[in-house]
Molecule: Lysine riboswitch aptamer
Organism: Bifidobacterium commune
Order: sequence, then structure tokens, then C1' cells
RNA sequence: AUUCGUAGAAGAGGUCGCUGAACCUAUCAGUAACCGUCGCGAGGCGAGAUUGCGUCCAUGACCGACGGCGAAAGGAGGUUUGGCCGAAAUUCCUGAAGUCAUUCUGCCUCAGGGGUUGGGCCCGGAUCCAAUAGAUCCGGGACUGUCACGGGAAACCGUGGAGAGCUGUCGAUGAA
Repeated sequence: AUUCGUAGAAGAGGUCGCUGAACCUAUCAGUAACCGUCGCGAGGCGAGAUUGCGUCCAUGACCGACGGCGAAAGGAGGUUUGGCCGAAAUUCCUGAAGUCAUUCUGCCUCAGGGGUUGGGCCCGGAUCCAAUAGAUCCGGGACUGUCACGGGAAACCGUGGAGAGCUGUCGAUGAA
């Protein structure tokens, strides 16, 4: 110098690719809270349990009925914009902060680690939810991208696999 090529870099899938933020809209809902009247009559609240503590309550708590007034958050759709292609989602374990105090559980937020899912759509069931919207999980179906094997002149067809994948490119260390 040439060739190969690891880690890595750079890329592709989709017309609803994934996801964050802001704004708008509908829903939530004539619901909750609050106020008034009537009834009842001793308990109620602080996520659940034990104890404690705090607080409201016969000047009527809780609960129920009628009336007045009347939200918000989460979830959803649209527009704009940002970050991206294990994008991201979900589940389990560990740790930490919060939830009046102890312990346990639950909820919520964050961090680390492991597992599953290539992607979106449709159908059925379960769970969450105000909800038929939507999300997640399980099962099924066709479609789509990718690789392998087989068939074919080709277009393409069949079967199977998984993103720790795939790709025409470059490629430290390295090898010949």
C1' cells in the first nucleotide's frame, strides 16, 4: 500500500411510525364542593388495618330528599412545535422522597437492574376509566418492513425468525 472487518459512526420501515411541550375544543357534568329547607339522631374526617394524635359534631355531625349555585384534574381530539427509530410501551426486583405519627399494604414521583414486544390496524375477552372514547394484557386475523431458506427468466410467491435485528456507505483496535 491492498483486502477483510469488530466496537462504533451514518441510515431505513410508517400517510395515525414513537413520544414530550404549549394552545384550543368537546366530554367529565348539571357531577363534586359550597349554600338553604326538611327528615333522621351519634358519630364523622385525616388512602386501608392497629394504636395514638389532630379536627368537626345535640348551636345536629354522618346519611337521605328537595332546591340554589356550580367547577377541576386525569383520560380524548385538533393545531403548532421539539426530540427521536427500543423510537417507546409494559411488567418484575431493589433503593430513595411524599402521603398527620409507628409498622405493613396501597397510591404517587424519581433512579438503577432484569424480562417481553419489529410496526401500525381489525375482532374477541379481561383490567383501568364517568365513558361505548382511550390505554394495557391475553388470544386470533389480514397488512406492512426486514432477513434466512425454497420456487421462479423476472415481477413475484411460499415457509420461518426476530430489533441484541436489517442496510448499497465509512470503519479505531485488529487479522491476512